This is a predicted structure of a 75-nucleotide RNA (transfer RNA) from a Chloroflexota bacterium. It was read from a public genome assembly. The coordinates come from a structure-prediction model, not an experiment, and the mean pLDDT is 81. It matches the Rfam family "tRNA". Rfam links the family to the GO term triplet codon-amino acid adaptor activity. Lineage of the source: Bacteria > Bacillati > Chloroflexota.
[in-house]
RNA sequence: GCUGACGUAGCUCAAUGGUAGAGCAGGCGAUUCGUAAUCGCCAGGUUAGGAGUUCGACUCUCCUCGUCAGCUCCA
Numbered sequence: 001g002c003u004g005a006c007g008u009a010g011c012u013c014a015a016u017g018g019u020a021g022a023g024c025a026g027g028c029g030a031u032u033c034g035u036a037a038u039c040g041c042c043a044g045g046u047u048a049g050g051a052g053u054u055c056g057a058c059u060c061u062c063c064u065c066g067u068c069a070g071c072u073c074c075a
Base pairs, nucleotide, nucleotide: 001071002070003069004068005067006066007065010024011023012022013021018055026042027041028040029039030038048064049063050062051061052060
């Protein structure tokens, strides 16, 4: 340099183009003599950035950035 995959909550991941969610972690409460476990509730988002298509984009298209993998060139 080329190709492909990926980028969504603190972490791991969902989400037919039509209300952005779950588990864990965190906070509060219930339960317990107490702790763990369990249960309930709460909070947590620039869906990597920009542009385009569309009535409507996490989702489709283009560009950029980053991560990973493969391939290639020069020295």